RNAcentral holds the full RNA, with entries from SILVA.
A computed fold for a 350-nucleotide part of an RNA from Trichopus zeylanicus subsp. travancoricus, annotated as small-subunit ribosomal RNA, central domain.
Its mean pLDDT, the model's own confidence on a scale to 100, is 86.
Taxonomically the source falls in Trichopus zeylanicus (Eukaryota, Viridiplantae, Liliopsida, Trichopus).

Context: one part of a larger RNA
RNA sequence: UUGGGCAUAAAGUGUCUGUAGGUGGCUUUUCAAGUACGUCGUCAAAUCUCAGGGCUCAACCUUGGACAGGCGGUGGAAACUACCAAGCUAGAGUAUAGUAGGGGCAGAAGGAAUUUCUGGCGGAGCGGUGAAAUGCAUAGAGAUUGAAAAGAACACCAGUGGUGAAAGCACUCUGCUAGGCUGACACUGACACUGAGAGAUGAAAACUAGGGAAGAAAAUGGGAUUAGAUACCCCAGUAGUCCUAGCCGUAAAUGAUGGAUACUAGGCACUAUGUGUAUCGACCCGUGCAAUGCUAUAGCUAACACAUUAAGUAUCCCACCUGGGGAGUACAUUCACAGGAAUGAAACUC
Numbered sequence: 001u002u003g004g005g006c007a008u009a010a011a012g013u014g015u016c017u018g019u020a021g022g023u024g025g026c027u028u029u030u031c032a033a034g035u036a037c038g039u040c041g042u043c044a045a046a047u048c049u050c051a052g053g054g055c056u057c058a059a060c061c062u063u064g065g066a067c068a069g070g071c072g073g074u075g076g077a078a079a080c081u082a083c084c085a086a087g088c089u090a091g092a093g094u095a096u097a098g099u100a101g102g103g104g105c106a107g108a109a110g111g112a113a114u115u116u117c118u119g120g121c122g123g124a125g126c127g128g129u130g131a132a133a134u135g136c137a138u139a140g141a142g143a144u145u146g147a148a149a150a151g152a153a154c155a156c157c158a159g160u161g162g163u164g165a166a167a168g169c170a171c172u173c174u175g176c177u178a179g180g181c182u183g184a185c186a187c188u189g190a191c192a193c194u195g196a197g198a199g200a201u202g203a204a205a206a207c208u209a210g211g212g213a214a215g216a217a218a219a220u221g222g223g224a225u226u227a228g229a230u231a232c233c234c235c236a237g238u239a240g241u242c243c244u245a246g247c248c249g250u251a252a253a254u255g256a257u258g259g260a261u262a263c264u265a266g267g268c269a270c271u272a273u274g275u276g277u278a279u280c281g282a283c284c285c286g287u288g289c290a291a292u293g294c295u296a297u298a299g300c301u302a303a304c305a306c307a308u309u310a311a312g313u314a315u316c317c318c319a320c321c322u323g324g325g326g327a328g329u330a331c332a333u334u335c336a337c338a339g340g341a342a343u344g345a346a347a348c349u350c
Stems, first nucleotide, its partner, number of pairs: 004321002008303001012318001014201004021194003025088004033081002035077001037075007049065006091191001092188003096183004103177006110154001114150003118146003125136002162169002207246005215241001220236004258317006266295004271290001273288004299306001323350003332343004
């Protein structure tokens, strides 16, 4: 290299956009680059191989012939790929009419709870645990009831539900804005798929600067437990958690399953929507399309399982894997404020 793989055995980039490249719908024409066929030249000899010959045989030596393949010329072929030209509408897109939604950004407003503070009432405990103690409390706690302040999160509805590329997104309202799905009729006419590099985005934690700080809470202190207890339990409690502007670029970033297209039994449910039927109306029932689930044939699988949302049957493109450890380490380079991230070995050993 051929070949084999990638849910769980090694292996799908966290996700998307997109450059080069690779691949690419239907019909007709041109051309002959690829392609297939014929023919010519050449690819020294030796070797290999076939038929003979010579050493007593053999190895060995030797004569003649040939296949396959490469390169170049030439002749005709035109199905396929490419090219030229013209067209088409089933892919893709635009416009239009609807439709559902925690999609995004910004702004405004709300109530419950918690804590604090301040009045009233009241008078001895409260809190906490397996049991306790630290802790709070006659300087009036806890309980109860008014007023006030603050920050963070939005109970029920809520669902195997919705939406977004993923990360993610939920009290209510307003503004701006992106995408999806459905319908009929127009328009463009292959404009498509994938995508090395590249770019964008990317939970939590961490970092920088400035705010904010109710609750809970790494670190830390104290009380217990214990042989010890740098823990589990309890009382406190700072960073951080929140906001603004940056940075980091990683997660069991999981469906452990890359993207696109086509095909391949059913059944049940659910969310939007078109249509038929039905009705006063809403349901119900049939059917089309799109999304989300459960179950189960064929098939596939080492098994478990998957099964029209495939891990089935096929095609195209990309990433990745090649025994365990050493090791995601060393060195080097790039990036980062740093912590570190990305790329990424070998000796040796089993």